[in-house]
RNA sequence: GACCCAACUGGGAAUGAAGUCUCCCAUUAACCGCCCGCAAGGGAUGAUGACUUCUGCCAAGUG
Numbered sequence: 001g002a003c004c005c006a007a008c009u010g011g012g013a014a015u016g017a018a019g020u021c022u023c024c025c026a027u028u029a030a031c032c033g034c035c036c037g038c039a040a041g042g043g044a045u046g047a048u049g050a051c052u053u054c055u056g057c058c059a060a061g062u063g
Base pairs, nucleotide, nucleotide: 009026010025011024012023013022016054017053018052019051020050021049034043035042036041
């Protein structure tokens, strides 16, 4: 110096916040969504990776 492993720490998991859990990555990283289409363009779902709560949005019903 290179490579590998572990711990601590940090970052990330298609749009916000809090808690818990899971997973991924170590800066040449994880991640930055999907479908149709040559492209242009068009289409569907969801504020979660998962659970609980809040906020925002959409639909239906009741007072």

The RNA shown here (Fluoride riboswitch aptamer (crcB RNA motif)) has 63 nucleotides and comes from Edaphobacter aggregans.